[in-house]
RNA sequence: AUGAGAGAAUGGGUGACUACGGAGAAAGAGUUCUCUGAGGAAAGUCCGGGCACCUUGAGUGACACUGGGUAACGCCCAGAGGGGGUGACCCCUGGAAAGUGCCACAGAAACCAUACCACCUGGUAGCUAUAGCUGUCAGGAAAGGGUGAAAAGGUGGGGUAAGAGCCUACCAGCAGAGGAGUGAUCCUCUGGUUGGGUAAACCCUGUCAGGUGCAAGGCCAAGUAGGAGGUUUAACCUCGGGUGGGCCGCUUGAGGUCCAGGGUAACCUGGAUCCCAGAUAAAUGGUCACCGCCGAGAUUAUUUUCUCGGUAACAGAACCCGGCUUACACUUCCCUCAUCCUC
Repeated sequence: AUGAGAGAAUGGGUGACUACGGAGAAAGAGUUCUCUGAGGAAAGUCCGGGCACCUUGAGUGACACUGGGUAACGCCCAGAGGGGGUGACCCCUGGAAAGUGCCACAGAAACCAUACCACCUGGUAGCUAUAGCUGUCAGGAAAGGGUGAAAAGGUGGGGUAAGAGCCUACCAGCAGAGGAGUGAUCCUCUGGUUGGGUAAACCCUGUCAGGUGCAAGGCCAAGUAGGAGGUUUAACCUCGGGUGGGCCGCUUGAGGUCCAGGGUAACCUGGAUCCCAGAUAAAUGGUCACCGCCGAGAUUAUUUUCUCGGUAACAGAACCCGGCUUACACUUCCCUCAUCCUC
């Protein structure tokens, strides 16, 4: 410098004026002041909960290596085994010995295996100078070749009429014994013990799940919910007020920030500090100035100074929270890998 991998941050800031929403205080009039007001995904509605109501329904569904975290999870962290990549890194994960089903085509044969081509032995017929060759029958064998995703462990050697774990060395699977680990699993030794695959096919095992969801669910019939004001200390008075309507739920939370300790980490414990939207046809805006950032021009020893223009993409809370997924600036930063060049 180029290409690649994994992660994090931000999504303009400050001030003044003004326009809206909420909370609070003062005033004595309908005003004034203080604080505060959309996201990293608010989206999807894919999971898990809090909360509310109905309900007792195993039908149906989901998950699945091991351990830990969490309120919980299908999420997060750390590991194990397998696979991909030169590498940084990425992907997958219960059971085929409970049973059923499927493995097209090709191939001799795809479940209690079989012999297409070729190999060996013997008989027999023909050819031939001999060795031998061709056809046919019987036997041996599955080691060679072919087909396929997969064909009775793999490779090398010995052995055999030709062959075969028949024997042997190494390796793989399986079984047993011992050891390490919480565990998934791993290591060592012994044994010649050795015919599949497929479960996001039906199924089996284990674990977890009732349903609906703030459009949940409550209050309110006229003096009555709720609200405003007075007085006063929880009682009273006045004004208004509502059913295709009004009010509650409605925002103080498994909350944020900082520090300390524990832990490989996810995260946990303790202390301090803060209150940071609650709308209801749906508020959170506008103007100006400065700064930051981007672009252009001029200028300058030098991104040194000036002028002009712009303010980025995806995108708008509606009961709340923890995740996942998706969208996005050809944004920025840090770390790592590979290759090349220079010192």

This is a predicted structure of a 343-nucleotide RNA (Bacterial RNase P class A) from a Candidatus Aerophobota bacterium. Its Rfam family is "Bacterial RNase P class A". Rfam classes the family as a ribozyme. The sequence was found by an Rfam model in a public genome assembly.